This is a predicted complex of two RNAs, RNase P RNA and transfer RNA, with 423 nucleotides together. Its mean pLDDT, the model's own confidence on a scale to 100, is 77. It holds a member of the Rfam family "Bacterial RNase P class A". Rfam classes the family as a ribozyme. Rfam links the family to the GO terms ribonuclease P activity, dimeric ribonuclease P complex and tRNA processing.
[in-house]
RNA sequence: CAAGCUCAUCGAAGUAGCCGCUGGCUUGAAAAAUAGCGAGAGGAAAGUCCGGGCAGCACAGGAUACGAUAGUUGCUAACGGCAACCGCCCGUAAGGGUAGGAAAAGUGCCACAGAAACUAAACCGCCAUGAUUUCGGUCGUGGUAAGGGUGAAAAGAGUGGGGUAAGAGCUCACAGGCGCUGAUGGUGACAUUGGCGUGAGGUAAACUCUAUUGGCUGCAAGGAGACCUAGAUACCGUGAUCCGCGGAUGGUCGCUCACCGCUAGAUCUCGUGAGCAAUCGCGAGGCUAGAUAGAUGGCUACUGCCCCUUUGGGGUACAGAACCCGGCUUAUUGAUGAGCUUGUUAG
RNA sequence: GGCACCUUAGCUCAGUUGGUAGAGCGACGGCCUGAAGAGCCGUGCGUCGUAGGUUCGAUUCCUACAGGUGCCACCA
Numbered sequence: 001c002a003a004g005c006u007c008a009u010c011g012a013a014g015u016a017g018c019c020g021c022u023g024g025c026u027u028g029a030a031a032a033a034u035a036g037c038g039a040g041a042g043g044a045a046a047g048u049c050c051g052g053g054c055a056g057c058a059c060a061g062g063a064u065a066c067g068a069u070a071g072u073u074g075c076u077a078a079c080g081g082c083a084a085c086c087g088c089c090c091g092u093a094a095g096g097g098u099a100g101g102a103a104a105a106g107u108g109c110c111a112c113a114g115a116a117a118c119u120a121a122a123c124c125g126c127c128a129u130g131a132u133u134u135c136g137g138u139c140g141u142g143g144u145a146a147g148g149g150u151g152a153a154a155a156g157a158g159u160g161g162g163g164u165a166a167g168a169g170c171u172c173a174c175a176g177g178c179g180c181u182g183a184u185g186g187u188g189a190c191a192u193u194g195g196c197g198u199g200a201g202g203u204a205a206a207c208u209c210u211a212u213u214g215g216c217u218g219c220a221a222g223g224a225g226a227c228c229u230a231g232a233u234a235c236c237g238u239g240a241u242c243c244g245c246g247g248a249u250g251g252u253c254g255c256u257c258a259c260c261g262c263u264a265g266a267u268c269u270c271g272u273g274a275g276c277a278a279u280c281g282c283g284a285g286g287c288u289a290g291a292u293a294g295a296u297g298g299c300u301a302c303u304g305c306c307c308c309u310u311u312g313g314g315g316u317a318c319a320g321a322a323c324c325c326g327g328c329u330u331a332u333u334g335a336u337g338a339g340c341u342u343g344u345u346a347g
Numbered sequence: 348g349g350c351a352c353c354u355u356a357g358c359u360c361a362g363u364u365g366g367u368a369g370a371g372c373g374a375c376g377g378c379c380u381g382a383a384g385a386g387c388c389g390u391g392c393g394u395c396g397u398a399g400g401u402u403c404g405a406u407u408c409c410u411a412c413a414g415g416u417g418c419c420a421c422c423a
Stems, first nucleotide, its partner, number of pairs: 001343010013303007021040002024037003042318001046329002049327005054218004061243004066214005071085005086100001087098004101209002106207002108203003118156001123148002125144008158174005177198009222260002225253004235247004267286008304316005348419007357372004366403001374390005396412005
């Protein structure tokens, strides 16, 4: 210089003025109004794809059904998430991807083409042999899976030697695969290596099996009165079924655009320690939206950045809380920072 | 806010152990007619919503997106 790889941060606007909106506190006997003070969207608030808290039904119990997950170890409240590592694939490399248990338990499927698609099989070819012949061949019988052809896949171990009529793991040597088993290293997946055996198609994002795991419903959950009345093999509830368990039920009034749930929490910031990391501990400080499903905005001026046809004009992403939190996925303008790889040239 | 489902031809819809995707209406062309309608004959033109994956092979199975539809409250 060129070509690439990975990670992180910010969240795109700032300042001033004016006009508004939603909560909170103060003022007020109370409500309303007024006035004052202070607060007011995100990294994804989104999709609702997972997980948990919380709430109700037994502070959810047993069995079945129906799902979910799938290398190992760890992290975590939990997870299908994350971290580190292992195996395989891609890349020269930095790195990237990985639904990554079992096909040697059973069942199913493998269209078309092809002789044959999984208990193998003889179309061409090769070999032996019989008949026939116009001596080029033709027809038949048997052997052969090394070669050709069809196909995504052809019976499933490559190379070389031997062997044979021709051939073939038919046999041998070396290399490699699979199963069982031992040793060493590792917490483990696994790696290296020894012994014995063996020749096995693919497909489980087909049924299935194995292991682990899930009770159901979601804040539109749910909670929160007064009076009258009944006492069960009934009825109702447990939002798939059975068991089991629990319960009063019905009526009248009242109320509902109300109240609680509702935001202080697996919380945030800084510092520090443990750990490769995910993450965890300790210390100090802070309080940071809570709605009627409705607020969180608008205008003006100046400044910053980008673009253009430059005394000017235009643009400044994706997007908008609804019970809360941890993840994943998707959308997103631009800016900044850090680490690394390969090649060429020069020193 | 939460939950459930759908997307195939211009429209309404079929499509199963995964193997070259169809029906009705419409449209278009031809015949008939002076012309049109009706009638008769013929023609499917479709990235099966998009992208990726599993598989030899995907409308079908899996994942992520996009668009659309429906249901659910307080009333003790």